[in-house]
RNA sequence: CGGUCGGGAGAGUCCCAUUGGGACGCCGAAGGGGCAACAUCCUCCAGAAUCUCUCAGGCCUAAUGGACCGUCCG
Repeated sequence: CGGUCGGGAGAGUCCCAUUGGGACGCCGAAGGGGCAACAUCCUCCAGAAUCUCUCAGGCCUAAUGGACCGUCCG
């Protein structure tokens, strides 16, 4: 670093309606963007995240996905 198995959050109302779609609102834990301290003579470059933005994604049921944690294997 990759794989198997297990755990794994948050956020919704209304309308139409056959799957679903629309309006407004909301969430942050796939991914993506942004920044500090330290360091440095100065400048430039670089500079993290569970912080922040909400582009993507998600929230009306399920399924899927899911940062992170544990087991085993390579």